Notes:
This is a predicted structure of an 85-nucleotide RNA (c-di-GMP-I riboswitch aptamer) from Aquibacillus koreensis. The coordinates come from a structure-prediction model, not an experiment, and the mean pLDDT is 84. The sequence was found by an Rfam model in a public genome assembly.
RNA sequence: CGUUCGAAAAGGCAAACUUAUUGAAAAAUAAGGGCGCAAAGUUACAGGCCUAAAGGAGAUACUCUAUGGUGGCUGAACUGCCAAC
Numbered sequence: 001c002g003u004u005c006g007a008a009a010a011g012g013c014a015a016a017c018u019u020a021u022u023g024a025a026a027a028a029u030a031a032g033g034g035c036g037c038a039a040a041g042u043u044a045c046a047g048g049c050c051u052a053a054a055g056g057a058g059a060u061a062c063u064c065u066a067u068g069g070u071g072g073c074u075g076a077a078c079u080g081c082c083a084a085c
Base pairs, nucleotide, nucleotide: 002085003084004083006082012037013036017032018031019030020029021028022027035072041078042077043076045075046074047073048070049069050068055064056063
């Protein structure tokens, strides 16, 4: 430098759930927690999914729409620990 996420070790992250705060919501953040993760590190670029405050339509119900989210849904881009060969 390349290949393999992989037998070990060290260390890392942290789902559900609970509490608090923010938010219209989805959800996020912090603490606890630990289902899992070799990129569960970063980025909403493409697709998917969630929400629908404002706006449109409508009849109040219902419905459309992301400029709001999700990287722990997939692809892509960038970066990276240990080890084996």